Molecule: transfer RNA
Organism: Candidatus Micrarchaeia archaeon
RNA sequence: GGGCUCAUAGCUCAAUGGUAGAGCGCCUCUUUGGCGUGGAGGAGGUUGCGGGUUCGAAUCCCGCUGAGUCCA
Numbered sequence: 001g002g003g004c005u006c007a008u009a010g011c012u013c014a015a016u017g018g019u020a021g022a023g024c025g026c027c028u029c030u031u032u033g034g035c036g037u038g039g040a041g042g043a044g045g046u047u048g049c050g051g052g053u054u055c056g057a058a059u060c061c062c063g064c065u066g067a068g069u070c071c072a
Base pairs, nucleotide, nucleotide: 001071002070003069004068005067006066007065010024011023012022013021018055026042027041028040029039030038048064049063050062051061052060
C1' cells in the first nucleotide's frame, strides 16, 4: 500500500428498510435476624464520525477514524 470482517446500554452480544432489545452489572421494593439466592419494578442509547439514497436507515451506498485478520 491492497483485500476481507467488525464498531449498537457500564460489559458481552442481538435486531432480514417500519416502536432500538436480551443476558450480566447498577438502583428501588419484596423475601431473610443479616448477607446471598429468589420475586417485582426502574434508570441507562445522537447505533464510532460526516454525507447520500428513501415516505422511513442500526440496516443500503460513499468518505473518514479505530480494531482484528490475510496478501505484498